[in-house]
Order: sequence, then C1' cells, then structure tokens
RNA sequence: GGGCGCGUAGCUCAGUUGGUUAGAGCGUACGGUUCACAUCCGUAAGGCCCCCCGUUCGAAUCGGGGCGCGCCCA
Repeated sequence: GGGCGCGUAGCUCAGUUGGUUAGAGCGUACGGUUCACAUCCGUAAGGCCCCCCGUUCGAAUCGGGGCGCGCCCA
C1' cells in the first nucleotide's frame, strides 16, 4: 500500500426484505428469603446503535467518506 470482516448497555453478544416501544445473558443497585453470607426469586437503573454527510415520509439496518480493531496479501 491492497483485500476482507467487525465497531449496538460496564462485559459478551443478538437484532439488517428500512417502519410503531432497541433486546438477552452476565454484572450493578434495591427489595424478598436467611441468624448472616451464598444460592434462588422479584424490581430497577444503564445505550439514541464509533463519527460526519447523503438517500428516504422514515435509517442501528442502504450509499459515500473518516477513525479504530482483527485477519490475509504485498
């Protein structure tokens, strides 16, 4: 330098024929249970989907550019 893939909650990820409220598990907080802790049960908080531009009535989801990470080639 070229090619491909990825970038969504603190962590690991799901969600793409664009459409009404963006989700799960773990973790965290609170409550229940216990003499207490753990386990278990319940509730809640937490992300506007890497950034910018564009297409569209409407974009996490399509197109362009940028940034970062990984793999391959040189």
The RNA shown here (transfer RNA) has 74 nucleotides and comes from Candidatus Giovannonibacteria bacterium RIFCSPHIGHO2_02_43_16. The same sequence occurs in records of 4 taxa. Its Rfam family is "tRNA". Its family is annotated with triplet codon-amino acid adaptor activity in the Gene Ontology. It is annotated as a transfer RNA.